[in-house]
Context: one part of a larger RNA
RNA sequence: GAGUAGCGAAAGGGGAGGGAGGAACUCCCCCGCCGAUUGACCAAGGGUUCCUGGGGAAGGUUCAUCCGCCCAGGGUAAGUCGGGACCUAAGGCGAGGCCGAGAGGCGUAGCCGAUGGACAACUGGCUGAUAUUCCAGUACCACCUUCACCGCGUUCAUACCGAACGCCGUGCGCUAACGGCACCUACGGGUGUCGGACCCCGCGGUCAUUAGGUCACCGAUGGCGUGACGGAGGAGGCUAGGUGAUCCCGGGCGUUGGUCGUCCCGGGGUAAGCGUGUAGGGCGUGGGCCAGGCAAAUCCGGACCACAUGAGCCUGAGACGUGAUGCCGAGUCCCAGACGAAGUCACUGAUGCCAUGCUCUCAAGAAAAGCGUCUAGGGAGUGGUGAGGGUGCCCGUACCCCAAACCGACACAGGUGGUCAGGUAGAGAAUACCGAGGCGAUC
Numbered sequence: 001g002a003g004u005a006g007c008g009a010a011a012g013g014g015g016a017g018g019g020a021g022g023a024a025c026u027c028c029c030c031c032g033c034c035g036a037u038u039g040a041c042c043a044a045g046g047g048u049u050c051c052u053g054g055g056g057a058a059g060g061u062u063c064a065u066c067c068g069c070c071c072a073g074g075g076u077a078a079g080u081c082g083g084g085a086c087c088u089a090a091g092g093c094g095a096g097g098c099c100g101a102g103a104g105g106c107g108u109a110g111c112c113g114a115u116g117g118a119c120a121a122c123u124g125g126c127u128g129a130u131a132u133u134c135c136a137g138u139a140c141c142a143c144c145u146u147c148a149c150c151g152c153g154u155u156c157a158u159a160c161c162g163a164a165c166g167c168c169g170u171g172c173g174c175u176a177a178c179g180g181c182a183c184c185u186a187c188g189g190g191u192g193u194c195g196g197a198c199c200c201c202g203c204g205g206u207c208a209u210u211a212g213g214u215c216a217c218c219g220a221u222g223g224c225g226u227g228a229c230g231g232a233g234g235a236g237g238c239u240a241g242g243u244g245a246u247c248c249c250g251g252g253c254g255u256u257g258g259u260c261g262u263c264c265c266g267g268g269g270u271a272a273g274c275g276u277g278u279a280g281g282g283c284g285u286g287g288g289c290c291a292g293g294c295a296a297a298u299c300c301g302g303a304c305c306a307c308a309u310g311a312g313c314c315u316g317a318g319a320c321g322u323g324a325u326g327c328c329g330a331g332u333c334c335c336a337g338a339c340g341a342a343g344u345c346a347c348u349g350a351u352g353c354c355a356u357g358c359u360c361u362c363a364a365g366a367a368a369a370g371c372g373u374c375u376a377g378g379g380a381g382u383g384g385u386g387a388g389g390g391u392g393c394c395c396g397u398a399c400c401c402c403a404a405a406c407c408g409a410c411a412c413a414g415g416u417g418g419u420c421a422g423g424u425a426g427a428g429a430a431u432a433c434c435g436a437g438g439c440g441a442u443c
Base pairs, nucleotide, nucleotide: 012030013029014028015027016026017025031440032439033438034437039420040419041418042417045400046399049398050074051073052072053071054070055069059067060066079140080139081396082395083394084393086117087116091112092111093110097106098105099104121138122137123136124135125134141392142391143390144389145388146387147386148385149384150383151382152381159214160213161212166206167205168204169203170202171201173200178195179194180193181192182191183190184189217378218377222374223373224372225371226370230361231360232359233358236354237353238352241348242347243346244345245344247268248267249266250265251264252263253261269327270326273322274321275320280315281314282313283312284307285306286305287304289302290301292300293299328343331339332338333337362365406415407414422434423433424432425431
C1' cells in the first nucleotide's frame, strides 16, 4: 500500500439453556429451501474423519461455550454379504523350447489374473458407536457321524444257466491199402458201385453239485452335451408400488354460524424357507446297425426302421397354504419399560419378474469351471429317504461416498461409476408445488 480488496451462489425470527463471554453452540415454537435430490444405499478413493467425555493455543475467511480442530477412552463380531481356500477373459508370468555377444526378447503346456461364470439367510429387535455379522424366531448348504426304514449286491450255503481238453462207449457214418460185383479194354489196365480199419465226424456217458456267468455301488485329469451370450421389436401374464373406501379398528364432538354425521383425524403390515406346480416357454419317442468323436463307450454323431401329433419330460413368474397362537402395529399406561385394536375390499399399475423367453434381422455376436451323461478304471459292501448329533478356516465390515472426509495446493459455485425412485397436475425421470428424509451453506 491499507484497516483497502475480499469474507466463495442460498432466509431467517422468537423463547429457553448452560456459560466469564452468544447473531452463529444445544433445546422448543414459528418461517423458509431441496425433494430423479440438498433424501437413502453401494463401488472406487480416503484412512479413524465414527461414538463418548473433556478442551479452547493454533486450524475454522468473523465469533465460538461449537467442529471433519486438540487430548483421552471406546467402537468394526459372518458357514450363507464381498473376496480367498472354485473357474476362466484381455493382459501378465512362463518348465521344456526358439532367438540373442550379453543384458535379455519371444513363446507351448501350465499358472496368475474380474470388470464376467459358479455358489447356501430371511424377518424383527437391541447399542452412545456394528449388524443379512450380535440376540429372538424360522431356514438353507457342504462334510463327518448315530439310529431307523426301504432298495441293490459280494462271500459261504442253496438256487438257475452252464462249458472245454482228456477218457470210455457207440454208429448199415466217411474214406486208404486191399477185396467183391458190373462195364469197357489198346489186355498193361481203366471207370462206376459196394464192402472195408485208424484218424475224423455225430451221438451217449464221464469230466461236472466243476470252471465260468446271473457285477451292486463309485467313477475321470478322457469323450460328448449343457453352461453359452449380437441387435431390434411388440403383445401377454403378473408383482412391487400407488389411490380410494359408504368396509374394519382406535380416538374426537367443536373458545367463532353449523357439526352424532354416508362427520372429522389417524391406522388398516409381515421375509427367506417349505408345500402345491398355475399363466406361459421349450423338447419327438423307441429299436437294431455303423469306417467318425486320437483308447473305450450303452454317450454324441450318421444313415435306416417302427410308432406318434398329444401324452410324457424339462423349465417357469405369480397366486394360494404354511412360516405366523409369532413379530410389527395407531395408540394407551404407573413411560429406561409394559400392554396393544383392526390388519379387509376394489381400482390402478411399472423402466421390475416370467424372459439369456418369443418374433424379426445381418455386420453372425467370450472362455473355463460348474452341472448332466458316457465309458476307461476302481470295487466288497453300497444307494436312497427320514429323524438326531457334530464341524464350518483366512481377509474386509467403523465413518464420508455427487462430498467440508474422494480428484481439484483451500471446509474450492468444477469433476466423480452403480442402485432405490412416493403424491397432485403432466406423455414424462421435463416443470411446478409437496411426502419420507435432509438442510437454512461460518461474518

A computed fold for a 443-nucleotide part of an RNA from a Bacteroidota bacterium, annotated as large-subunit ribosomal RNA, domain III. It matches the Rfam family "Bacterial large subunit ribosomal RNA". Its family is annotated with structural constituent of ribosome and ribosome in the Gene Ontology. The prediction has a mean pLDDT of 81. RNAcentral holds the full RNA, with entries from ENA. The source organism's lineage runs through Bacteria, Pseudomonadati and Bacteroidota.